RNA sequence: GGGGGUGUAGCUCAGUGGUAGAGUGUGUGCUUAGCAUGCACAAGGCCCCAGGUUCGAUCCCUGGCACCUCCA
Numbered sequence: 001g002g003g004g005g006u007g008u009a010g011c012u013c014a015g016u017g018g019u020a021g022a023g024u025g026u027g028u029g030c031u032u033a034g035c036a037u038g039c040a041c042a043a044g045g046c047c048c049c050a051g052g053u054u055c056g057a058u059c060c061c062u063g064g065c066a067c068c069u070c071c072a
Base pairs, nucleotide, nucleotide: 001071002070003069004068005067006066007065010024011023012022013021018055026042027041028040029039030038048064049063050062051061052060
C1' cells in the first nucleotide's frame, strides 16, 4: 500500500426496514439466625462518526475512524 471482517447495555453476544433483547454483572425486596444459592422487580444503550436512499435506517449504499486478519 491492497483485500476481507468486526463496531449494539459495565462485560460477552443476539437481532430485524417500523423508536432493540438475552446471559452475566449492578441495585432493591422476599427467603435465612447470618452469608451463599434461589425467586421477583428495577435501573442501565439517541446501536462507532458523517452523509445518502426511503414515508420511515441499528439494518441498505458511500466516505471516515478504531480494532482483528490475510497478501505484498
Description:
A computed fold for a 72-nucleotide RNA from Tursiops truncatus, annotated as transfer RNA. RNAcentral records the identical sequence in 3 taxa. The organism belongs to Tursiops, within Eukaryota. It is recorded under the gene name tRNA-Ala-AGC-6-1. It matches the Rfam family "tRNA". Rfam classes the family as a transfer RNA. RNAcentral holds the sequence, with entries from GtRNAdb and Rfam.